This is a predicted structure of a 125-nucleotide RNA (c-di-AMP riboswitch aptamer (ydaO/yuaA leader)) from a soil metagenome. It matches the Rfam family "c-di-AMP riboswitch aptamer (ydaO/yuaA leader)". Rfam's curators write: This family represents a conserved RNA structure found upstream of the ydaO and yuaA genes in Bacillus subtilis and related genes in other bacteria. Its family is annotated with cyclic-di-AMP binding and regulation of gene expression in the Gene Ontology. RNAcentral holds the sequence, with entries from MGnify. The coordinates come from a structure-prediction model, not an experiment, and the mean pLDDT is 78.

RNA sequence: CGCUGAAUCCGGGUGCCUGCCCGGAGCGGGGGACAUACUGGUAGGGGUGAAUGAGCCGGUCGGCUCUAGGGCGAUCUUUCACGUCCGAACCCGUCAACUAACCCCGCAAGUGUUUUGAAAGAGGA
Numbered sequence: 001c002g003c004u005g006a007a008u009c010c011g012g013g014u015g016c017c018u019g020c021c022c023g024g025a026g027c028g029g030g031g032g033a034c035a036u037a038c039u040g041g042u043a044g045g046g047g048u049g050a051a052u053g054a055g056c057c058g059g060u061c062g063g064c065u066c067u068a069g070g071g072c073g074a075u076c077u078u079u080c081a082c083g084u085c086c087g088a089a090c091c092c093g094u095c096a097a098c099u100a101a102c103c104c105c106g107c108a109a110g111u112g113u114u115u116u117g118a119a120a121g122a123g124g125a
Stems, first nucleotide, its partner, number of pairs: 001112004008025007026107006036097001044095001045092004053066006069086005075122007
């Protein structure tokens, strides 16, 4: 100076600084009626997230391959092609369709491009 992501901004207090605390705005997510929809029934089910599903090997916990899906290739948006990477983890606790009012939670963490191409549009010179 950028990128992934909701994970940013402002004010106040404290501190030498990194920072920490409080409040507000903004952003993201969950719960939660009527009406509507669903008829569901414990091999529980659900939620955040792109991170779902299948096969194989050893053998109950790991490994490998593929995959729904997602990110990147430096002006931005859309579509296509190519290349590349990810395809995790965690939470609720037998309970959650949607959902006005209302209620609750989060604003972390990680990363460094090196030359992608075509079409249309925007923007800039």